[in-house]
RNA sequence: GUGGAUGUAGUUCAAUGGUAGAACGCACGACUGUGGCUCGUGAGACGUGGGUUCGAUUCCCACCUUCCACC
Repeated sequence: GUGGAUGUAGUUCAAUGGUAGAACGCACGACUGUGGCUCGUGAGACGUGGGUUCGAUUCCCACCUUCCACC
């Protein structure tokens, strides 16, 4: 350089155009002599910029990150 794939919460993953969810983790509380387990509550995310659409995590384009193959 060419082709392809990937990007969503702190981590691992869902969500095929209509209110972004789960598990673990984190904070607070209950329980306990303390801790752990368990239970309850809560905070927390769509890589960036455009386009299409009444409406975009989802469709299109460009860029960026990471990975694979070729050279």
The RNA shown here (transfer RNA) has 71 nucleotides and comes from a Candidatus Pacearchaeota archaeon. It matches the Rfam family "tRNA". The prediction has a mean pLDDT of 82. Taxonomically the source falls in Candidatus Pacearchaeota (Archaea, Nanobdellati).